[in-house]
């Protein structure tokens, strides 16, 4: 000098579902408690294909093949524990923009 993935910060952009019902506060917006119906895109969970290891048996043997078990092993899929469900407003998986430090490389 460059410096991908991935990291920090920043700006943008950004979905779903009760304006539910009851009862306390509250002047009221509203909070809150608890019931039920609902979402899935913070967070968290679980696993498919394949992979590796162990035990048994068979075979054409340093590897196959059959089986019964652990262990790796994805998500935007599931699950709904947590969060959420009228506008605003928070948050918000992911994308995009410019910055920042760097493994690393010349």
């Nucleotide at each position: 000098c460059c410096a991908a993935u991935g990291c920090c910060g920043u700006c943008u952009g950004g979905a779903g579902a009760g304006a539910c019902g009851u009862c306390a506060c509250c002047c009221g917006c509203g909070u809150g408690a608890c019931g039920c119906a609902c979402c899935g895109a913070a967070g968290g969970a679980g696993c498919a294909a394949g992979g590796c290891c162990c035990g048994c048996g068979c075979c054409g043997a340093u590897g196959g093949c059959a089986u019964g078990g652990g262990c790796c092993g994805a998500a935007u899929c599931u699950c709904u524990c947590a969060g959420g469900u009228a506008c605003c407003g928070a948050g918000g998986a992911c994308a995009g923009g410019g910055g920042g430090a760097g493994c690393g490389g010349c």